[in-house]
RNA sequence: AAAUCAUAUAGAGGUAGCGAUGCAGAUGAGUAUUCAUGUGAGCUGGCAAGCUAGGAUCAUGAAGAAAGGCAAUCAUCGCCGAACACCUUAUUUAGGCAUAGAUAAGAUGUGGGGAUAUAGAGAAUAUCUAUAUCACUCCUUCAGUUAUUGAAGAGGAGCUAUUACUUAU
Numbered sequence: 001a002a003a004u005c006a007u008a009u010a011g012a013g014g015u016a017g018c019g020a021u022g023c024a025g026a027u028g029a030g031u032a033u034u035c036a037u038g039u040g041a042g043c044u045g046g047c048a049a050g051c052u053a054g055g056a057u058c059a060u061g062a063a064g065a066a067a068g069g070c071a072a073u074c075a076u077c078g079c080c081g082a083a084c085a086c087c088u089u090a091u092u093u094a095g096g097c098a099u100a101g102a103u104a105a106g107a108u109g110u111g112g113g114g115a116u117a118u119a120g121a122g123a124a125u126a127u128c129u130a131u132a133u134c135a136c137u138c139c140u141u142c143a144g145u146u147a148u149u150g151a152a153g154a155g156g157a158g159c160u161a162u163u164a165c166u167u168a169u
Stems, first nucleotide, its partner, number of pairs: 001167001008162004014080001017079006025070001033063006042051003046097002083110003087106008111137002114134008138155001139153005
């Protein structure tokens, strides 16, 4: 230096790195639902189907939730492809199907967070996901300087330090 092989160990990016759990709380919502009065035949749904004169729907009055999601520069824990997304397969949950969710594995993509815009999910202007743009930031390479500089990146099985094995010089 090259090739093969994820050699092994330890680290770095930020306190606004990633994820999980817990919790005050807000939202959900004066909604769903129940009761009373009046009205008197429609209402829900993607389809199938179901509810309803033993009162659908609507109006008024009284009472009145929950789940998912969010959640404090909060606490604890695990970490640095941390994790996330789409596709396929398997198992499983709800369901009549469609469809939606959870877990695991495989392959592919993404260095990191932020702002803005678009699209989807969502009750939501919260939040999550994807794409694009913008600057910031980390790493590597090249150039050059003493400068917190510039350019490029098909950048994470990467990068840094040490190290095992093989080959060549």
Molecule: Lysine riboswitch aptamer